Context: one part of a larger RNA
RNA sequence: GGAUGGACGCUGGCGGCAUGCUUAAGACAUGCAAGUCGAACGAAGAUACCCUUUGGAAGAUUUCGGUUGGAAGAAGGAAUAUCUUAGUGGCGGACGGGUGAGUAACAGGUAGGAAACCUACCCUAAAGACGGGGAUAACAUUUGGAAACGAAUGCUAAUACCGGAUAGGAUAUAGAAUCGCAUGAUGCUAUAUUUAAAGGUGCUUCGGCAUUACUUUAGGAGGGUCCUGCUUCGUAUUAGCUAGUUGGUGAGGUAGUGGCUCACCAAGGCGACGAUGCGUAGCCGAGCUGAGAGGCUGAUCGGCCACACUGGGACUGAGACACGGCCCAGACUCCUACGGGAGGCAGCAGUUAGGAAUAUUCGGCAAUGGGGGAAACCCUGACCGAGCAAUGCCGCGUGAACGAAGAAGUAUUUCGAUAUGUAAAGUUCUGUUGUUGAGGAAGAAAUGUAGUGAUAGGAAAUGAUCACUAUUUGACGGUACUCAACCAGAAAGCCCCGGCUAACUACGUGCCAGCAGCCGCGGUAAUACGUAGGGGGCGAGCGUUAUCC
Numbered sequence: 001g002g003a004u005g006g007a008c009g010c011u012g013g014c015g016g017c018a019u020g021c022u023u024a025a026g027a028c029a030u031g032c033a034a035g036u037c038g039a040a041c042g043a044a045g046a047u048a049c050c051c052u053u054u055g056g057a058a059g060a061u062u063u064c065g066g067u068u069g070g071a072a073g074a075a076g077g078a079a080u081a082u083c084u085u086a087g088u089g090g091c092g093g094a095c096g097g098g099u100g101a102g103u104a105a106c107a108g109g110u111a112g113g114a115a116a117c118c119u120a121c122c123c124u125a126a127a128g129a130c131g132g133g134g135a136u137a138a139c140a141u142u143u144g145g146a147a148a149c150g151a152a153u154g155c156u157a158a159u160a161c162c163g164g165a166u167a168g169g170a171u172a173u174a175g176a177a178u179c180g181c182a183u184g185a186u187g188c189u190a191u192a193u194u195u196a197a198a199g200g201u202g203c204u205u206c207g208g209c210a211u212u213a214c215u216u217u218a219g220g221a222g223g224g225u226c227c228u229g230c231u232u233c234g235u236a237u238u239a240g241c242u243a244g245u246u247g248g249u250g251a252g253g254u255a256g257u258g259g260c261u262c263a264c265c266a267a268g269g270c271g272a273c274g275a276u277g278c279g280u281a282g283c284c285g286a287g288c289u290g291a292g293a294g295g296c297u298g299a300u301c302g303g304c305c306a307c308a309c310u311g312g313g314a315c316u317g318a319g320a321c322a323c324g325g326c327c328c329a330g331a332c333u334c335c336u337a338c339g340g341g342a343g344g345c346a347g348c349a350g351u352u353a354g355g356a357a358u359a360u361u362c363g364g365c366a367a368u369g370g371g372g373g374a375a376a377c378c379c380u381g382a383c384c385g386a387g388c389a390a391u392g393c394c395g396c397g398u399g400a401a402c403g404a405a406g407a408a409g410u411a412u413u414u415c416g417a418u419a420u421g422u423a424a425a426g427u428u429c430u431g432u433u434g435u436u437g438a439g440g441a442a443g444a445a446a447u448g449u450a451g452u453g454a455u456a457g458g459a460a461a462u463g464a465u466c467a468c469u470a471u472u473u474g475a476c477g478g479u480a481c482u483c484a485a486c487c488a489g490a491a492a493g494c495c496c497c498g499g500c501u502a503a504c505u506a507c508g509u510g511c512c513a514g515c516a517g518c519c520g521c522g523g524u525a526a527u528a529c530g531u532a533g534g535g536g537g538c539g540a541g542c543g544u545u546a547u548c549c
Base pairs, nucleotide, nucleotide: 001549002548003547004546006545007544008543009542010541013396014395015394016393017392018391019389020388021354026352027351028350030349031348032347035091036090037089040088041087043085044084045083046082047081048080050077051076052075053074054073059068060067061066098307099306100305107232108231109230110229111228112227113226114225117224118223119222122220123219124218125217126216127215128214130164132162133161139154140153141152142151143150144149168194170193171192172191173190174189175188177186178185179184199212200211201210202209203208233279234278235277240270241269242268245267246266247265248264249263250262251261252260282304283303284302285301286297287296288295289294309330310329311328312327313326332343333342334341335340360386362385363384364383368382369380370379371378372377399429400428401427402426409420410419411418412417433490434486435485436484437483438482439481443476448471449470450469451468452467453466454465455464493538494537495536496535497534498519499518500517504533505532506531507530508529514521515520
């Protein structure tokens, strides 16, 4: 000198864009953060429409006795349509979001390998979707418990579940062929095991058609898993470490290789090229600095990994050993009728504690993205925005021009004057910002709905795709921006002035009070302390402190 996720002191006008618990991976009140599908299913409820039995208003007419008229409302019932939902079922809760505790490791980076592997949803191609069965929740009844939550009996549905048939695929055996860097790989032929939702919706001339979902196989895309070479902190005041340890055979397990696990056999394996131990630490793209080499760092953003109160475990599933799932143990907190239960903010806000120190219990799904759904749509503290903070970077302003009687005041003085100083006053302007008023965005493309047309297919219709027209959607926000009017009015401080280092005098103090980054200053003329005048530097900031180069 540069830099910071900074902090502190003094000061503080505005805007844009970023950033904001570095400490206690301490504890958490409250609200929200993962749901969705009725076009899978039975059921319950509501509404509309219809029918029956009642009910009788308004109105019309009247000879005022009445006649006619039939609405609202009530009870019951069948079909249909729409809506709502607890439950069964499907998909998603393995993504997105947080944190950095652990980890010195194939965890990360990079370059390869898998003839040793998996892959839901999506895309392409081929084939199929036949014929049956038994349950169970919901519900009803009874019943246990303070609660959390159950238990028994009975009934019922499915795209839930289970057999059978068929095809391909897979496994085993046998045969021959081609190819490869080795184990081997690829396709062909004969025997044993294994599918499907027959569903939903729309249209129909009731024959079927369309669409969507489903099953199997082959391939793709995207995603994941495993293995290997090189590389990644300090310490030798850590020198020996190792018994599933190292290798083999066989078996089990896994999607798959492998001591991954087990039985048997052998006695190996690592190490001064630093094993083992101990300490420290998430790694990288990158960031800071530096001419570079290098050194330091790993906030925000992006990739990978690990974790989810602490420890362990599996279940479900294409995928987890699963932050807002389950079970067990532990600590802690809460409820309790003392028998037993409930919980997990390192999600977004927020509270408390710790600390020098770090924000709102905000708005919206309008955009982008994600989940579900045929869609409308629903959900989304991801995200988009707003709020707070000079925390940082960038930009703008606090006025401009003229103005010498060189005013007053203040300071100094050799008492003549000098400095502040064109500075002020005054005159003439401007209106950035500000105040008020008026107008007022882009971000919106789609999707849906209505209509028209075209394309492929079909007997036709529905449907699919495309094009055009109309219409529908903005949290931010009446914001940005534009225009008009008005007023110099509302907006400057901080540090320093002995040398390094730009900038000097006076007074006070008298080795005192004090200053100080280093040298050092102060003991009666202090340019070094304190104050004032003046000056220098930077400027909505300026200094100090901490850390890195």
This is a predicted structure of a 549-nucleotide part of an RNA (small-subunit ribosomal RNA, 5' domain) from an uncultured bacterium. The RNAcentral record of the full RNA draws on ENA and SILVA. The prediction has a mean pLDDT of 82.